Large-subunit ribosomal RNA, domain VI from a Fimbriimonadaceae bacterium, 260 nucleotides, folded computationally. It matches the Rfam family "Bacterial large subunit ribosomal RNA". Gene Ontology terms of the family: structural constituent of ribosome and ribosome. The coordinates come from a structure-prediction model, not an experiment, and the mean pLDDT is 90.
[in-house]
Context: one part of a larger RNA
RNA sequence: CGUAGGAAAUUUGAGGGGAGUCGCUCUUAGUACGAGAGGACCGGAGCGAACUGACCUCUGGUGUACCUGUUGUGCCGCCAGGCGCAGACGCAGGGUAGCCACGUCGGGAAGUGAUAAGCGCUGAAAGCAUCUAAGCGCCAAGCACACCCCAAGAUUAGAUUUCCCACUUAGGGUAAGGCCCCCGGUAGACCACCGGGUUGAUAGGCCGCAGGUGUAAGCAUGGCGACAUGUUCAGCUAAGCGGUACUAAUUGGCCGAGGG
Numbered sequence: 001c002g003u004a005g006g007a008a009a010u011u012u013g014a015g016g017g018g019a020g021u022c023g024c025u026c027u028u029a030g031u032a033c034g035a036g037a038g039g040a041c042c043g044g045a046g047c048g049a050a051c052u053g054a055c056c057u058c059u060g061g062u063g064u065a066c067c068u069g070u071u072g073u074g075c076c077g078c079c080a081g082g083c084g085c086a087g088a089c090g091c092a093g094g095g096u097a098g099c100c101a102c103g104u105c106g107g108g109a110a111g112u113g114a115u116a117a118g119c120g121c122u123g124a125a126a127g128c129a130u131c132u133a134a135g136c137g138c139c140a141a142g143c144a145c146a147c148c149c150c151a152a153g154a155u156u157a158g159a160u161u162u163c164c165c166a167c168u169u170a171g172g173g174u175a176a177g178g179c180c181c182c183c184g185g186u187a188g189a190c191c192a193c194c195g196g197g198u199u200g201a202u203a204g205g206c207c208g209c210a211g212g213u214g215u216a217a218g219c220a221u222g223g224c225g226a227c228a229u230g231u232u233c234a235g236c237u238a239a240g241c242g243g244u245a246c247u248a249a250u251u252g253g254c255c256g257a258g259g260g
Stems, first nucleotide, its partner, number of pairs: 001153001005164007015150004021049007033038001051107005059101004066094005071086006111145003118138004165260001167172002177255004181197005202248003205244005211237003218231005
């Protein structure tokens, strides 16, 4: 820009893409078959491999400053307690959310239609024979459906529901609705998408909880002391879950039909 008014939402599916794999065990059955050795078709059940989708409850990884320990050195006058640097974590032990796999759950199927090779029925040409010439069956991991995803610019521009419309003039003001702007994230390179904007829990703060770390400082007691014990499952605490208008989403501006 188009989709012959302007919007909001829900959709149909022309068309396109994806998937499509394989093994082992048990059973049928030591049956059919076979002198024996051996040993099935068909059918049923289970367990896996690789591949693949989603997710983070579990297991585990990361988690750059969440907690703790600790060496050297400098500083805060000293002790105590801390901070800086040693990597753009000094080193080490753990670790929330998120992101992940080594983790968890799921998938391939079944079915239908038309077929290939193949196997047939009926059957002439050609009194026989013949699956074929007329006609009719069966049959594949393959084809078309079916399963998952995208999808009306499918210009053949589809459908349904709801909302707004009987302005003015050649320029403009509005409706439904939308955008700008702002707070944000389940989204994200930007844009877009999604949530919120005071009639508000959108983000921050604060409060509570979960989770993490692992028992703070100070004081007291014991010990010559290193240190231990008590106060104390303490103290501190990111991204998690809630609550609460304290802070910030203020006030506003613009676009947008005329009954098609």